Predicted 3D model of an 84-nucleotide RNA (c-di-GMP-I riboswitch aptamer) from a Pseudomonadota bacterium.
The source organism's lineage runs through Bacteria, Pseudomonadati and Pseudomonadota.
RNA sequence: UCAGGACAAGGCCGAACCUACCGUAAGAUAGGGGCGGAAAGUCGCGGAUCCUGCAAGGAUUUUCAGGACAGCCGGACUGCCGGA
Numbered sequence: 001u002c003a004g005g006a007c008a009a010g011g012c013c014g015a016a017c018c019u020a021c022c023g024u025a026a027g028a029u030a031g032g033g034g035c036g037g038a039a040a041g042u043c044g045c046g047g048a049u050c051c052u053g054c055a056a057g058g059a060u061u062u063u064c065a066g067g068a069c070a071g072c073c074g075g076a077c078u079g080c081c082g083g084a
Base pairs, nucleotide, nucleotide: 005081012037013036017032018031019030020029022027035071041077042076043075045074046073047072049068050067051066052065053064055062
């Protein structure tokens, strides 16, 4: 340096739900709260999923466009520790 992850240490993040607020919505932000996580750190690059819009249309579904989602998967970049 790379791989790798323990009955270690110091810590970190923060599910559902509730409140406030923004958004048509998906959802985001802040506070409370902890289900869990060795990258549950960052990035919308690929796929999946979700929302909205035009067309068809009673509805569903599909194409296209815009958006959401990193705790859905893959990928890229970065990072603490010290036993095997």
The coordinates come from a structure-prediction model, not an experiment, and the mean pLDDT is 82.